This is a predicted structure of a 73-nucleotide RNA (transfer RNA) from an Acidimicrobiia bacterium. The prediction has a mean pLDDT of 83. Rfam family: tRNA. Rfam classes the family as a transfer RNA.

[in-house]
């Protein structure tokens, strides 16, 4: 160097053939309990890896970059 897979919430992964982002664990809060666990309820938490472009609109489609994994020379 070339190739193909990945980058979303603290972590662990979903999602969309373009229409304004969810689950589980974890925290915080009420309930419950002589008290803690556990169990219910419920907040809260993302510039979707950066940037540019199409586009009415973009995590999502093209394009450059940066990061990890795999492969082949």
């Nucleotide at each position: 160097g070339c190739c193909g897979g990945g980058g979303u919430a603290g972590c662990u992964c979903a999602g969309u053939c373009g229409g304004u982002a969810g689950a589980g664990c974890a925290u915080c809060u009420c309930a419950u309990u002589c008290g803690u666990a556990a169990u219910g309820a419920g907040a809260a938490g993302g510039u979707c890896a950066g940037g540019g472009g199409u586009u009415c609109g973009a995590u999502u489609c093209c394009c450059c970059u940066c990061c990890c994994c795999g492969g082949c020379u």